This is a predicted structure of a 72-nucleotide RNA (transfer RNA) from Anaerolineae bacterium CG2_30_64_16. The RNAcentral record of the sequence draws on ENA. Model confidence (mean pLDDT): 85 of 100.
[in-house]
RNA sequence: GGGAGAGUAGUUCAGCGGCCAGAACAACCGACUCCAAACCGGUCGACCCAGGUUCGAGUCCUGGCUCUCCUG
Numbered sequence: 001g002g003g004a005g006a007g008u009a010g011u012u013c014a015g016c017g018g019c020c021a022g023a024a025c026a027a028c029c030g031a032c033u034c035c036a037a038a039c040c041g042g043u044c045g046a047c048c049c050a051g052g053u054u055c056g057a058g059u060c061c062u063g064g065c066u067c068u069c070c071u072g
Base pairs, nucleotide, nucleotide: 001071002070003069004068005067006066007065010025011024012023013022018055027043028042029041030040048064049063050062051061052060
């Protein structure tokens, strides 16, 4: 240089173009306990960036950025 794949919560991942964008773990609060752990209930928290298509985009298209793999 060429090709392929992936970027969504602090982390690991879901997400038929119309979902309130969810789950688990973590964090925080509460309940339980003599105290703590475990268990239980709850709260907080996210679509990599810029355009385009569309009535409507996390999802489709284009460009960029980052990471991973293959290859000259």